[in-house]
Context: one part of a larger RNA
RNA sequence: CUGGGCGUAAAGCGCGCGUAGGUGGUUAAUUAAGUCGGAUGUGAAAGCCCUGGGCUCAACCUGGGAACUGCAUACGAUACUGGUUAACUAGAGUACGAGAGAGGGAGGUAGAAUUCCACGUGUAGCGGUGAAAUGCGUAGAUAUGUGGAGGAAUACCGGUGGCGAAGGCGGCCUCCUGGCUCGAUACUGACGCUGAGGUGCGAAAGCGUGGGGAGCAAACAGGAUUAGAUACCCUGGUAGUCCACGCCGUAAACGAUGUCUACUAGCCGUUGGGGAACUUGAUUCUUUAGUGGCGCAGCUAACGCACUAAGUAGACCGCCUGGGGAGUACGGCCGCAAGGUUAAAACUC
Repeated sequence: CUGGGCGUAAAGCGCGCGUAGGUGGUUAAUUAAGUCGGAUGUGAAAGCCCUGGGCUCAACCUGGGAACUGCAUACGAUACUGGUUAACUAGAGUACGAGAGAGGGAGGUAGAAUUCCACGUGUAGCGGUGAAAUGCGUAGAUAUGUGGAGGAAUACCGGUGGCGAAGGCGGCCUCCUGGCUCGAUACUGACGCUGAGGUGCGAAAGCGUGGGGAGCAAACAGGAUUAGAUACCCUGGUAGUCCACGCCGUAAACGAUGUCUACUAGCCGUUGGGGAACUUGAUUCUUUAGUGGCGCAGCUAACGCACUAAGUAGACCGCCUGGGGAGUACGGCCGCAAGGUUAAAACUC
């Protein structure tokens, strides 16, 4: 190489967009590059293989043949692939009319709660735990009433509900903005799919500069527990959590399941559209796009998957090849750093 795989055994890039490349719907004509056919030339000799001959045989030597699966040239074939031309509408897209949505960005605003501050009422406790103590409180706490400040998050609705490529997104209002679904027509006419490099987005934590800081809370301090307790529990508490801008680029970034297309029994829910029927209803049937539960065939080592496939096929990409050493060292690239990415070997079982 051939071959085998990637839900859980090793293995799907965290997710998009997209360059090269790979691949690609229907019809006709043309071409003849791929493809196919015989022909010619070449494919040294020796060797291998077949068949004769010579050393008494054999090894060995020697004659002939075949083979050398290749390359080149001209001729021919035209189904398929490719090129060119013309056309088509089933893929893809555009226009039009509706619709749902925590999709994104910016600004504003509302109420509950926690904390703090001021004042009033009020008096000896409060808080906390398995039990306590540290802590707070007669300088008047906790509780309660009124007013104020400030930050963060939006109870109920709320839902195997919705939206988004993923990360993710949840009070309300306004502005800007992306995608999606459905319906009936018209238009473009293969414009498609995938995608090495590349490029963008990318939770939390962390980093830089400047703000902000209510609650929570790494580190830290104290109190307990304990043989010890650098913990679990308690009282405090700083980074951080929040905002703006810029980095970082990783996660059990999970459905541990790459993207796209086609095909393959059913049944029951649910979300958004469309249609139909009548008995006009908390109705039934149907269709389409999602999202769930079961289940047949088939697949699977089993578990399980099963029109949202892990079934049957095709296109393209990524990845795997015993455990440890190791996602480490060295080198490169990236980063302010933390570190990330690419990625071995000795040795060992």